[in-house]
RNA sequence: GAUAGAGGCGCGGCCGCCAGGAGUACCUCUCCACCCAGACGUCAGACAGCGGGGGAGGGAAAGGGACUGCCGCCGAAGCGUCACCGCCGCUGUCUGGCGGGGUGGCUGCUGGGCCGACGGAGAAGAUCCGGCGGACUGUCACGGAAACGUGGAGAGCUGUC
Numbered sequence: 001g002a003u004a005g006a007g008g009c010g011c012g013g014c015c016g017c018c019a020g021g022a023g024u025a026c027c028u029c030u031c032c033a034c035c036c037a038g039a040c041g042u043c044a045g046a047c048a049g050c051g052g053g054g055g056a057g058g059g060a061a062a063g064g065g066a067c068u069g070c071c072g073c074c075g076a077a078g079c080g081u082c083a084c085c086g087c088c089g090c091u092g093u094c095u096g097g098c099g100g101g102g103u104g105g106c107u108g109c110u111g112g113g114c115c116g117a118c119g120g121a122g123a124a125g126a127u128c129c130g131g132c133g134g135a136c137u138g139u140c141a142c143g144g145a146a147a148c149g150u151g152g153a154g155a156g157c158u159g160u161c
Base pairs, nucleotide, nucleotide: 001161002160003159004158005157008074010073011072012071013070014069016067018065026058027057028056029055030054031053032052040051041050042049043096044095045094046093047092048091077110078109079108080106081105082104083103084102085101087100088099089098090097111137112136114134115133116132118130119129120128121127139152140151141150142149143148
């Protein structure tokens, strides 16, 4: 240098189906009220638009999630940051801002899963993300008779050529 592997509730993706979202948003009818000066609400500003409650009838969707199967894998992947985008969302136009998505770069952080409180996203006691703490586990180095102890990081470790 090439090649092949290991860590286990291992990582990620796709289809299907289910729960949930939710009897919510929304639509129709009806009744009541407000307005027709103005004020307030919408991510900010300008200009416009829209707007409340009760009853009856009808009635979604998305992200996220469980499960089976399939696919790709072991920096799997996640996060961060930078760059790009005739992209999407926040009522419409313009300006700005925020968020999301996609592509690519980075010798920027994290070995891995689990538990906990905190913070963020979310309808949510689900789930995901973040750093912090805890024990566990794999790996290598050092110490040790051993059991074990200490420490490091995947840019690693092991086998073969």